[in-house]
RNA sequence: GCCGGAUUAGCUCAGUUGGUAGAGCAGCGGUUUUGUAAACCGAAGGUCACGGGUUCAAAUCCUGUAUCCGGCA
Numbered sequence: 001g002c003c004g005g006a007u008u009a010g011c012u013c014a015g016u017u018g019g020u021a022g023a024g025c026a027g028c029g030g031u032u033u034u035g036u037a038a039a040c041c042g043a044a045g046g047u048c049a050c051g052g053g054u055u056c057a058a059a060u061c062c063u064g065u066a067u068c069c070g071g072c073a
Base pairs, nucleotide, nucleotide: 001072002071003070004069005068006067007066010025011024012023013022019056028042029041030040031039049065050064051063052062053061
């Protein structure tokens, strides 16, 4: 230099054909217990890496950039 992949909640990851952004764990509140843990219940937590474009509507499609990983030279 060229090619491919990844980037979504604090962490690990889903998200199908564009149509209300989700799960598990962690943290918080509650029930239970003499107490803790476990179990159960509940609520909260998001500029979907960043910019631009297409569209009535974009995490999703197109494009540029950044970071990380792999391959080729």